[in-house]
């Protein structure tokens, strides 16, 4: 789907009438028979590494429903069966029996061809079973329905045979298409043949027999992963990654198996069976399959509505109307992406206010806002309103063909229903700036900065890295930058990355050349000619679907998006052409290669034999006390006679000299001599072959030492081992011994820094020098040439170093190898090996480096040269004693703070703590303050003096008491009180700073400009040869110059001249007690100005230099002596407490005032000093000679008093005038006589002096008395080279007083330096370096602890696929003839043919048993690895790393 069939319930109308039944007509749901579809459309990507996919073909080996064209037919019969009715079983699903019915359902028969099969002939072809023609035999069809007209019929549609087309499909083939070789062998229907079967169709597709094949390093087999493509993302491209959406193909539909139906399926919404799961059940049985559209659940970081509609497009059925369609068209949700639009526009400086920053001025936010004037996209409300719809049926019209005509057929045309979206898009009106801005970032990469908070905390981080009190890096704020309805993060892919390198990399030292040879496959290959046309080039054809991409247009207001047109690129196939190159074939050639003839050098190899020296041992002699060994020793050996020496003998191993940068070999390697056997090379000139060549994965062979096995051998040496030393230890270095081994034969092993860290072969590219072996040449040479070997070097190369005809240059061919460090050459698997081990060879995890070459420094138990009181040679000290002083420590209410743990703190800041100082402690007080400035208000004083209270600060009382101008109102100065800003801080940070300082170091260095060299860091200059105190100077030199340093210029000192001559001086004259005075201007001295010393002169050395040595002269001689002067820098050196200063902190206190105390403590340790220990001395007496300073709040004379400190006194002095002031050691005398003293002076008692308000804590000095330790100082350590050390006193600053300290001054006044080996420090050159915080560096391993990943692991729990066997569902096929059987046949029978059911057989899913393989999880325990904070033990490496 009623236009294939029978027909029901129901409905409507009508008839009959018994009024609720029957009948007739029309209509007719659902169901059924039948037909077509359901194999399309829709979903998903599990499987699949495959003809699955892509591309190009084949089918002469095939099928194809519906559709189109052509042609021929559609005759005549038969038997059933659903539905329906009646029964039965069941919970249900459903099943069974009986009666009976229709068809386009089913079955015979007739007829038929260019149909099929069979046989034969001929022609043809693009030639396997193709096409055509003829002939023989056999075989096979069908269905009706509707309309018109009815007289035979006509029309439409369906059905049947045949031929062709179109479409779709099957099968086959070439090529392309993932990873792993730690998968290397796989395969029995396997490969082929013959017969048979089977399919639409070829085929081991299946089967029986026969043969023994087939695949594989051009990667078979196995494992892992994966749907493929058009395309998409990225990229300049080549490539790399992906396979969502859209489109093509494939596969799948709960898991596995199977067929049925059909044109097509082994079928997503069909069937059967088995398994798992879910549901129903009356427990007997049943039902199900969203990877369709929505939706639910779970998992998950995460992914939507159980919407509307068939209006459009498309599909199925139908004649059509129409029905069905989660295909599809739409809407919904999600900023998921792409595109577009908006969140307002203009004017607006008082540059408002707030915020932020700033010392302030001010800056910024910022025309931004406000305000004024506009606009209305969007929004809200209201209205209006396209296109998507073309036409169908129907009703008409026109034309045409044929027909007797009509229905009809073909074409054109008019009219003609239908809108899901949809309150559509768009448009109009109204309202009103109204409804609409966020996110990230601001250290560099990378556009954009300030403040505060925090203080290695909190936190950030893509990489480098920020954060430990001034964070542009964290958090916040302000400002800024970027993007914007988005922004940022995370994940992923490509890019950058030439960082897998085809385009387009490398391998000497950075990762990387195989240990070496030989050879197979493979790759590559000399000259000439011809042919061919596989590669190659060219022309044409065809294909590479559409979409996408590109170019040009068009449509939505634009765009995204969509539509139209066009062309290219690249791949495949076919055909025509070209012939240079490559290939192939043929013919030749001799330049590559090889062979023969002639020479030649050699530690090339193997075997056999021979030799001398040495060593050890044995025997004998001589001979006596040691020998041996080391840094030094000892173990050891020797009086039982060693070592030494002489003679004889034995054994094994290795071969001095020759000997070399030399020779040979493929490498490893090879060394006395002789013989035998044997390999290779080189050279000369001819002859021969005629490309026979180069390289070389696998394979095979060789392959040091050590090691292994067996049998020998064993002198020396010598792992292990033993002993002795060394040492903190010493399982080492050294010594004494000593076994394997080293040697021979045979067999393994197969590795080395097997290195030239350089693969092999060939060609080309300036030169020089040596040497080995040949040839030519020569009298001999020179010279030429071939082959080796070494050095230097051109071009070139290289990151540099370097290489450089023996390339690391320029090219060609082939092989091997590399891709950050560690983990790790480890684990595991496999292979080899007797073993030891070897070959192949990962990952997890972890780091931001590891590495090469060169540079500058620094360092070295590296080298060379040189200097310094560095050592040495000397002198004197410290370390021992007592005291002084500083520091540490301890103590304390406080013992203020700093410097300081080497030099470079410790008699330092401090050049002077009784109060003050003073910063500390206790107590008492003050709060705009002890001090500064300013404002405002107010007063007119403040100061001074007196008294009272108090420890004082302070408080109270009294006394005294303003100035200038004036317009007389007041203004100003000064002072007091009060107020506000502020003062104040010896509080913190010297690691925020300035300034100043110490130190290396008065060491001789440190740099720059230009040039040159180097890719560069950098170098050169500045190194070298000399010389110097010196980077001082000379010479040389790709350097030439210059700067800061050195030196000089400055000061003191040493000599002279000159000027001046008081307060200095006094030779001459006068005078005095006295340079006292006159006088003098000579001397001393003072002050100023000059001279002088410059290697200037002479000799020698040297390079004809610089310079050095010696000498002369000279007061002084080689910077005369001393001082000031301190390069670039180092030590985060010192100082915030001199001062200044950023930041932080305190503000009735961390500020200020006062009294008292403390800084002065005292078991102890250290530094620096003083005084001593005595006779070179002590004591006493006498006596001589300085310099430099200092003095008015001062120095203070003479005189007097006192034992004395001192007092008194007051002359003189603003100081070359006066004073301090006596210098002391020294010298001359006397005494002491070696002792704890006539040494030494601590300590203590007493008495005093001075300063000062004040000497108790806590001053100095004097006198009397007392009279400690100490008799020259351990280890160790300091200073000093000449007017120095040592020794002696004097002065000054500070200061009321207080000096053993500090700073200066002079007096007396030595010794020693051979020299640079050593210690310390420094300079220059060079060398090594794994150091650069720079050796106080770096760094290794065990052990202990924590964490992480991994390996092994008795086992245990899973997955996967394999083999053998067992059982075997459904089902196809085969077989059987037990049961049943409408159509056909016939001899009508208990018939035949055929069929169904049943039985049996083969195959077979799931299942089971056994077995081995593979893979994953988990695991007691074991193992190493990585990482981690400041652990433990040593010190292996880096320098000669202390044993290279």
């Nucleotide at each position: 789907c009623g236009a294939a069939c029978g027909g029901u319930a129901g409905g409507a109308a009508g008839u009959g009438c018994u009024u609720g039944c029957a009948c007739u007509u029309c209509u007719g749901a659902g169901a059924g028979u039948g037909g077509c579809g359901a194999a399309c459309g829709g979903g998903u990507g599990a499987g699949u590494a495959a003809c699955a996919c892509g591309u190009a073909g084949a089918u002469g080996a095939u099928c194809u429903a519906c559709c189109u064209u052509u042609u021929a037919g559609u005759u005549g019969g038969g038997g059933a069966u659903a539905g329906c009715c009646c029964a039965u079983g069941g919970a249900a699903a459903c099943a069974u029996g009986g009666a009976g019915u229709a068809a386009u359902a089913c079955c015979g028969a007739a007829u038929a061809a260019u149909c099929u099969c069979u046989a034969a002939u001929a022609u043809u072809u693009u030639c396997u079973g193709g096409a055509u023609a003829u002939u023989u035999g056999a075989g096979g069809a069908a269905a009706g329905a509707g309309g018109c007209g009815u007289u035979u019929g006509c029309c439409u549609u369906g059905c049947u045979g045949a031929a062709a087309g179109a479409u779709g499909a099957g099968u086959c083939u070439g090529c392309g298409c993932a990873c792993u070789a730690u998968u290397a062998g796989c395969u029995a229907g396997u490969u082929g043949g013959u017969g048979g079967g089977g399919u639409a169709a070829g085929a081991g597709c299946c089967u029986a027999c026969c043969a023994a094949g087939g695949c594989g390093a051009c990667g078979a087999u196995a494992g892992u992963u994966a749907g493929c493509c058009g395309a998409c993302c990225u990229g300049a491209g080549a490539g790399g990654g992906u396979g969502a959406u859209c489109g093509g193909c494939c596969a799948c539909a709960u898991u596995g198996g199977g067929a049925c139906u059909g044109a097509g399926a082994c079928a997503c919404g069909g069937c059967c069976c088995a398994g798992a799961c879910u549901c129903c059940u009356a427990c007997g049985g049943g039902a199900g399959g969203c990877a369709g559209c929505a939706g639910c659940u779970a998992a998950g970081a995460a992914u939507c509505u159980u919407c509307c509609g068939c209006a459009a497009u498309g599909g199925a059925c139908g004649a059509a109307a129409g029905u069905c369609u989660g295909a599809c068209g739409g809407a919904g949700c999600g900023a998921u992406g792409c595109c577009g639009c908006g969140u307002g526009g203009a004017u607006g400086a008082a540059g408002a206010a707030u915020g932020u920053c700033g010392a302030g001025a001010g800056a910024u936010u910022g025309u931004a806002a406000a305000a004024u004037c506009c606009u209305u996209u969007u929004a809200u409300g209201a209205g209006u309103g396209a296109g998507g719809a073309a036409u169908a049926a129907g009703c008409g019209a026109a034309a045409g063909a044929g027909g007797a005509a009509a229905u009809g057929c073909u074409u054109u045309u008019g009219u003609g229903a239908u809108g899901g979206c949809g309150u559509u898009a768009g448009c109009u009106c109204a309202u009103g700036a109204a409804u609409a801005a966020g996110c990230u970032c601001c250290g560099g990469c990378c556009a954009a900065u300030u403040a505060c908070g925090u203080g290695c905390c909190a936190g950030c981080a893509g990489c480098c890295g920020c954060g430990g009190u001034a964070a542009c890096a964290c958090g916040u704020a302000a400002g800024g930058a970027g993007c914007g309805a988005g922004c940022g993060u995370u994940g992923u892919u490509c890019g950058g990355a030439a960082u897998u390198a085809u385009u387009g990399g490398g391998c000497g030292u950075a990762a990387a050349g195989g240990g070496c040879g030989u050879c197979u496959a493979g790759g590559c290959g000399g000259u000439u000619a011809a042919a061919u046309a596989a590669g190659u080039c060219u022309u044409g054809a065809u294909u590479g679907a559409a979409a996408g991409a590109c170019c040009g247009g068009u449509g939505c207001u634009c765009a995204a998006c969509a539509c139209c047109g066009g062309g290219a690129a690249c791949g495949g196939u076919c055909a025509g052409g070209a012939a240079a190159c490559u290939g192939u074939u043929u013919a030749a050639c001799u330049a590559g290669a090889a062979u023969c003839c002639g020479g030649u050098a050699g530690g090339g190899a193997a075997a056999u034999g021979u030799g001398g020296a040495a060593u050890u041992c044995c025997u004998a002699g001589u001979g006596u006390a040691g020998g041996g060994g080391u840094g030094a020793a000892a173990c050891c050996u020797g009086u039982u006679g060693a070592u030494a020496u002489u003679a004889g003998g034995a054994a094994g191993a290795a071969c001095a000299c020759c000997a070399a940068u030399g020779g040979c070999g493929a490498a490893g390697g090879c060394a006395a001599c002789a013989u035998u056997u044997u390999g290779g090379g080189c050279c000369u000139g001819g002859a021969u072959u005629g490309a026979c060549g180069c390289u070389g994965a696998a394979g095979c062979g060789c392959g040091a030492a050590a090691g292994c096995a067996u049998a020998g051998g064993g002198a020396g040496c010598a792992a292990a081992c033993a002993g002795g030393a060394u040492u903190a230890g010493a399982u080492a270095c050294c010594c004494u011994g000593g076994u394997a081994g080293u040697c021979u034969a045979u067999g393994c092993c197969g590795u080395a820094a097997a290195c030239u860290u350089u693969g092999u072969a060939c060609a080309c590219u300036u030169g020089g020098u040596g040497u080995c072996g040949g040839g030519g040449g020569u009298c001999a040479a020179a010279c030429c040439u071939c082959g080796g070997u070494a050095c230097c070097g051109a071009a070139g190369c290289u990151a540099a170093c370097g290489c450089g005809a023996u390339a690391a240059g320029u090219g060609u061919a082939c092989c091997g190898c590399c891709u950050g460090g560690g983990g790790a050459g480890u684990a595991u698997g496999c292979c080899g090996g007797c073993a030891a081990c070897g070959g192949u060879g990962a990952a997890a995890c972890u780091c931001a480096a590891a590495g090469g070459a060169a540079u500058u420094g620094a360092c070295g138990g590296g080298g060379g040269c040189c200097c310094g009181c560095a050592c040495a040679a000397g002198c004197g000290g410290u370390g021992g004693a007592g005291c002084a002083u500083g520091u540490g420590g301890u103590u304390u209410a406080a013992u203020u703070c700093g410097a300081u743990c080497g030099a470079u703190a410790c008699g330092c800041g401090a050049g002077g703590a009784a109060c003050c100082u003073u910063a500390c402690c206790a107590g008492g007080g003050u709060u705009u303050g002890a001090c500064a400035u300013a404002u405002u208000a107010u007063u007119g004083a403040c100061c001074g003096c007196u008294c009272u209270a108090g420890a004082g600060a302070u408080a109270g009382a009294g006394u005294u008491u303003u100035c200038u101008c004036u317009u007389c109102g007041g203004a100003g100065a000064c002072a007091g009180u009060a107020u506000u800003a502020c003062a104040g801080g010896u509080g913190c940070u010297g690691c925020a700073u300035g300034g100043c300082u110490g130190u290396c170091g008065u060491c001789a260095g440190c740099u720059c400009g230009u040039g040159c060299c180097g890719u560069g860091a950098g170098g050169u200059g500045u190194u070298g040869g000399g010389u110097u105190a010196a980077g001082u100077c000379c010479c040389g030199c790709a350097a030439c110059g210059a700067g800061c340093g050195c030196a000089a210029c400055c000061c003191c000192u040493a000599u002279c001249g000159u000027a001046u001559g008081u307060u200095a001086c006094c030779a001459u004259c006068a005078u005095u007690a006295a340079g006292u005075u006159g006088g003098g201007g000579a001397c001393u001295c003072a002050u100023g100005c000059g001279a002088g010393a410059c290697u200037g002169c002479c000799g020698g050395u040297g390079a004809c230099a610089a310079a050095c040595c010696g000498g002369a002269g000279g007061a002084a001689g080689g910077u005369g002596g001393g001082g000031a002067c301190g390069a670039c820098g180092u030590c985060a050196a010192g100082u915030c407490a001199u001062c200044a200063u950023g930041g932080c902190c305190c503000u009735u206190a961390u500020a200020c005032c006062c009294u008292g105390g403390g800084c002065u403590a005292c078991a102890c340790a250290c530094g620096u000093g003083c005084u001593a220990c005595a006779a070179u001395g002590g004591a006493c007496g006498g006596u001589a000679c300085a310099a430099a300073g200092u003095g008015a709040u001062g120095c203070g004379a003479a005189g007097c008093a006192g034992u004395g400190a001192u007092g008194u006194g007051g002359a003189g002095c603003u100081a070359a005038c006066c004073g301090c002031a006596a210098a002391a050691a020294g010298c001359c005398g006397u005494u002491c006589u070696c002792a704890g003293u006539u040494c030494g002076g601590a300590u203590u008692g007493g008495a005093g002096u001075c300063u000062g308000a004040a000497a108790c804590u806590c001053g100095a000095c004097u006198c009397c008395a007392u009279g400690a330790a100490g008799g020259u100082g351990g280890a160790a350590u300091c200073g000093c080279u000449a007017g120095u050390a040592a020794u002696c006193g004097c002065a000054u600053a500070u200061c009321a007083g207080c000096a053993u300290g500090a700073u200066g001054c002079g007096g007396u006044g030595a010794a020693u330096a051979c020299g640079u080996u050593c210690c310390c420090g420094g300079g220059c050159c060079u060398u090594g370096u794994a150091c650069a915080c720079a050796c106080c560096g770096c760094c290794c391993g065990u052990c202990a602890c924590a964490c992480c990943a991994c390996c092994c692991g008795a086992g245990u729990c899973g997955g996967g696929g394999g083999u053998a066997c067992c059982c075997a569902a459904a089902g196809u096929c085969g077989u059987u003839a037990g049961u049943c059987u409408a159509a056909c046949c016939u001899u009508u029978a208990u018939g035949g043919a055929g069929g169904a059911c049943g039985g049996c057989g083969c195959c077979u899913a799931a299942g089971g048993u056994a077995u081995g393989c593979u893979u994953g999880g988990u695991a007691a325990g074991g193992g190493g690895g990585g990482u981690g904070a400041a652990g433990u033990c040593g010190u292996a490496a880096c320098a000669a790393g202390g044993u290279a």

Model confidence (mean pLDDT): 84 of 100. Small-subunit ribosomal RNA from a metagenome, 1444 nucleotides, folded computationally. Rfam family: Bacterial small subunit ribosomal RNA. Its family is annotated with ribosome and structural constituent of ribosome in the Gene Ontology.